The part of an RNA shown here (small-subunit ribosomal RNA, central domain) has 350 nucleotides and comes from an uncultured bacterium. It matches the Rfam family "Bacterial small subunit ribosomal RNA".

[in-house]
Context: one part of a larger RNA
RNA sequence: CUGGGCGUAAAGAGUUGCGUAGGUGGCACUGUAAGUUGGUAGUGAAAGCGUUCGGCUCAACCGAAUAUCCUUACCAAAACUGCAGAGCUAGAGGACAAGAGAGGCAUCUGGAAUUCCUAGUGUAGGAGUGAAAUCCGUAGAUAUUAGGAGGAACACCGAUGGCGUAGGCAGGGUGCUGGCUUGUUCCUGACACUAAGGCACGAAAGCGUGGGGAGCGAACGGGAUUAGAUACCCCGGUAGUCCACGCCGUAAACGAUGGAUACUAGCUGUAUUCGGUAUCGACCCCGGAUGUAGCGAAGCUAACGCGUUAAGUAUCCCGCCUGUGGAGUACGGUCGCAAGACUAAAACAU
Numbered sequence: 001c002u003g004g005g006c007g008u009a010a011a012g013a014g015u016u017g018c019g020u021a022g023g024u025g026g027c028a029c030u031g032u033a034a035g036u037u038g039g040u041a042g043u044g045a046a047a048g049c050g051u052u053c054g055g056c057u058c059a060a061c062c063g064a065a066u067a068u069c070c071u072u073a074c075c076a077a078a079a080c081u082g083c084a085g086a087g088c089u090a091g092a093g094g095a096c097a098a099g100a101g102a103g104g105c106a107u108c109u110g111g112a113a114u115u116c117c118u119a120g121u122g123u124a125g126g127a128g129u130g131a132a133a134u135c136c137g138u139a140g141a142u143a144u145u146a147g148g149a150g151g152a153a154c155a156c157c158g159a160u161g162g163c164g165u166a167g168g169c170a171g172g173g174u175g176c177u178g179g180c181u182u183g184u185u186c187c188u189g190a191c192a193c194u195a196a197g198g199c200a201c202g203a204a205a206g207c208g209u210g211g212g213g214a215g216c217g218a219a220c221g222g223g224a225u226u227a228g229a230u231a232c233c234c235c236g237g238u239a240g241u242c243c244a245c246g247c248c249g250u251a252a253a254c255g256a257u258g259g260a261u262a263c264u265a266g267c268u269g270u271a272u273u274c275g276g277u278a279u280c281g282a283c284c285c286c287g288g289a290u291g292u293a294g295c296g297a298a299g300c301u302a303a304c305g306c307g308u309u310a311a312g313u314a315u316c317c318c319g320c321c322u323g324u325g326g327a328g329u330a331c332g333g334u335c336g337c338a339a340g341a342c343u344a345a346a347a348c349a350u
Base pairs, nucleotide, nucleotide: 004321005320006319007304008303012318014201015200017199018198022194023193024192026088027087029085030084031083032082034081035080036077037076038075039074040073041072042071044069050066051065052064053063054062055061091191092188093187094186095184096183097182098181099180103177104176105175106174107173108172109171110154115149116148117147118146119145120144121143125136126135162169163168206247207246208245209244210243211242215241216240220236221235222234223233258317259316260315261314262313263312266295267294268293269292270291271290272289273288274287275286276285299306300305323350324349325348332343333342334341335340
């Protein structure tokens, strides 16, 4: 390389959102003849290899013929692919009319609770634990009432629910804004799929500058436990958690399952919507589309399980794997303020 694979054994890149090169590409017509197919000719020393026939009793061995193949030229064919032209509407996109939604950004705002402050009532405890102690409290705590400050998060609704490419998104209002679904079948007419590089986004933690800081809380201090206890438990508590701007670019970034298209039994729930039926109207009921779940025929799978949301049957494109350790390490390079990230071996051992 070929081959075989990638849910859990090694292997799907965090997302493909945008998309370049490249690869691949719907229905039907005309032309062309690059690929393709056939024929003829030239060349590819001999030997050898393949096939057939023959000679040594067989075979090895030897002899003869010839093919495959590569390449070039010419002639022919026109199904398929390509190319050119002119079309179509089933893919794709648009228009119009509705609709659902924690999709995003900005700004305004609400109540409960915790903490703190002030004032009142009130008195000896409170807090904490397996039990305690550190701790708070007669300088008046805890409890309770009233007022105030400030930050963060949004009970119920809430779901096996919804939205988003993924990360993720939840009090309420307003503004701006992205996508999606359904219906009409009006328009364009293959405009498509995938996507190496590239661009963009990307939880938490961490970093830089400036704010903010209620609660929680790495580090740290103290109290316990214990043989010890650099822990688990308790009392405190700094970074951080929050905001703005800029970095970082990683996660069990998981459905551990790349994307697209087509096909292949059903049953049940749920979300949005359309049509029908019914009705005064709505609900109910029936059917369709899109999503999201549970179970299952065939089939697949090493098994577990998957099963129209496939891990089934196929095609196209990309990524990745090739025993274990060494090692996702060293070196080099690129990026980063740093932490480090990405790319990525070998010796050696087995």